Molecule: SAM riboswitch aptamer (S box leader)
């Protein structure tokens, strides 16, 4: 770095440090931002992808389903901020639906 499968409108923030961006990339919108962005470090949390436990099915094992949150990842502004292509509805709209491309995360593989 590809590639497979899942799953992305739930949820969860202080502090230190740096100093102008930032919300992946194009393009447009709409937002965060010197009442201090990004990175970076520390606590703390959220979640339940995987791994070990428990407990239910189950002769068993495997599978399934719950519980927990100790380990290994990931996550703590806005839906993956929205929208781009296509299908359907619908007609003045805070996100009508649904599908794909992109990305994003975790197991798996090369």
């Nucleotide at each position: 770095u590809a590639g497979u499968u899942a799953u992305c409108a739930c949820g969860a923030a202080a502090g230190c440090c740096a100093g102008a961006g930032g919300g992946a990339a194009u393009a447009g919108a709409c937002c965060c931002a010197a009442c201090g962005a990004a990175a970076g470090c520390u606590u703390a949390g959220c979640a339940a992808c995987c791994u070990a436990u428990u407990c239910a099915u189950u002769u068993u094992c495997a599978g399934u389903g719950a519980a927990a949150a100790a380990g290994g990842u990931g996550c703590u502004a806005c839906a993956u901020u929205c929208u781009a292509u296509c299908c359907c509805a619908a007609u003045u709209a805070u996100c009508g639906g649904g599908a794909a491309a992109a990305g994003a995360u975790a197991a798996c593989c090369a």